[in-house]
Context: one part of a larger RNA
Molecule: small-subunit ribosomal RNA, 5' domain
Organism: groundwater metagenome
RNA sequence: GGAUUAACGCUGGCAGUGUGUAUAAUACAUGCAAGUCGAGGGCUGUAGCAAUACAGCCCGGCAGACGGGUGAGGAACACGUUGGUACCUACCUUGAAGUGAGGGAUAACCCCGCGAAAGCGGGGCUAAUACCGCAUAUGCCCUACGGGGUAAAGCUUCGGCGCUUCAUGAGGGGCCUGCGUAAUAUCAGCUUGUUGGUGAGGUAAUGGCUCACCAAGGCUAUGACGUUUAGCUGGUCUGAGAGGAUGAUCAGCCACAAUGGAACUGAGACACGGUCCAUACUCCUACGGGAGGCAGCAGUAAAGAAUCUUCCGCAAUGGGCUAACGCCUGACGGAGCAACACUGCGUGGAGGAUGAAGGCUUUCGGGUCGUAAACUCCUUUUCUGGGGGAAGAAGUUCUGACGGUACCCCAGGAAUAAGCGACGGCAAACUACGUGCCAGCAGCCGCGGUAAUACGUAGGUCGCAAGCGUUAUCC
Numbered sequence: 001g002g003a004u005u006a007a008c009g010c011u012g013g014c015a016g017u018g019u020g021u022a023u024a025a026u027a028c029a030u031g032c033a034a035g036u037c038g039a040g041g042g043c044u045g046u047a048g049c050a051a052u053a054c055a056g057c058c059c060g061g062c063a064g065a066c067g068g069g070u071g072a073g074g075a076a077c078a079c080g081u082u083g084g085u086a087c088c089u090a091c092c093u094u095g096a097a098g099u100g101a102g103g104g105a106u107a108a109c110c111c112c113g114c115g116a117a118a119g120c121g122g123g124g125c126u127a128a129u130a131c132c133g134c135a136u137a138u139g140c141c142c143u144a145c146g147g148g149g150u151a152a153a154g155c156u157u158c159g160g161c162g163c164u165u166c167a168u169g170a171g172g173g174g175c176c177u178g179c180g181u182a183a184u185a186u187c188a189g190c191u192u193g194u195u196g197g198u199g200a201g202g203u204a205a206u207g208g209c210u211c212a213c214c215a216a217g218g219c220u221a222u223g224a225c226g227u228u229u230a231g232c233u234g235g236u237c238u239g240a241g242a243g244g245a246u247g248a249u250c251a252g253c254c255a256c257a258a259u260g261g262a263a264c265u266g267a268g269a270c271a272c273g274g275u276c277c278a279u280a281c282u283c284c285u286a287c288g289g290g291a292g293g294c295a296g297c298a299g300u301a302a303a304g305a306a307u308c309u310u311c312c313g314c315a316a317u318g319g320g321c322u323a324a325c326g327c328c329u330g331a332c333g334g335a336g337c338a339a340c341a342c343u344g345c346g347u348g349g350a351g352g353a354u355g356a357a358g359g360c361u362u363u364c365g366g367g368u369c370g371u372a373a374a375c376u377c378c379u380u381u382u383c384u385g386g387g388g389g390a391a392g393a394a395g396u397u398c399u400g401a402c403g404g405u406a407c408c409c410c411a412g413g414a415a416u417a418a419g420c421g422a423c424g425g426c427a428a429a430c431u432a433c434g435u436g437c438c439a440g441c442a443g444c445c446g447c448g449g450u451a452a453u454a455c456g457u458a459g460g461u462c463g464c465a466a467g468c469g470u471u472a473u474c475c
Stems, first nucleotide, its partner, number of pairs: 001475004006471005013345006019338002021303001026301003030298003035062003040059008069256003079180003083176003087173003092169001094167006100134001102132002109124006139150004154161002182228003189219003194216008231253004235246004258279005281292004309335001311334003317331001318329004348378004358369004383412006392402001419464005424445003430459005440447002
């Protein structure tokens, strides 16, 4: 000098665009953040004479594995990059074939009972795109090539939408792999599923992944093992570069969801707002027993030098469900708060010497603040008031949270708007008074003990400017 998710002190007019718990992965009141489908099915209620419409409960389907948060852990195939394959893939694309005929249950509901509650038990009724046989088998799977096994679901407003099997593409994922990836030797030896083999099990799949048996291997000074630290990357900051530092926002990947463990369901999870167990904590309780998990958005407490609204809207973009209308969406789009950062604009312009008054200073002549002010003329960015008023809507109609916003026009009036730091040298900028090694200053050198350009105040000057200084950190 540059930089910062900054903080602190003094000061503060506006706009645009960004950014905003770096600390306690501490604890959380309250609300919301994942639902949807009646064109799969049963039932109940309300309105109605009915047709029907609306609402609700349950079964069923899809979604809930995305989106959003955080960085605790992890020095590892976690990440980056290169190559590979023994694998999987719901929805979507393309192609081929099929969709026949049956059965038994069960929830909601009704009845009874238990319980403070959470909830639970018994009996009875019923449906399905729920469940289960049978048939068929283009295919697909197994095969000792003789054969064996394996599907389906209907709905409809009659346009279609589905369902089953196989193949295929796209996108996504699993696994393997060469290379790269912090410090430490004041860590020198480490290892028994350990290293390899055979066989089996397991998995979507390879593999000590697991197991039985066999062999005795494997790693290490090119740093094993241990300890400490750390999410990785694209990037970011700095630098002429090489390099050094760093990993906020945005984007990709990973990991985690009170702590630890486990599996279930499913195409996909060992699942943030699912389940079970244990632990700690908080809450309810009729003391028998229950409920909970903000590292989602707001918000609270605590900690801290320090970090925002318990806002508006689904209008746009995107996502889930749906035939569609539509519903849901704290993703997202916006508004709010904060000079936190960057950028831009303004606080007026021109003229104006009796160089006014006043301040400071003085050798008392003067000098200086200083064209500065007053005063004259002008302008209106900004401000205030009034009027008009969008694009963003894709989809001829309708649909805008933002928002009566941006922007445009008119009127008024210089009107509403300047500070902070420094002035001994480094380093741009000097005098007076006060103080008297005191009070104080200070980044380094150093100032102050009676004329201090170094302390304090004032005038002046210099620098930057809605900021200016200080502190911290990096180059």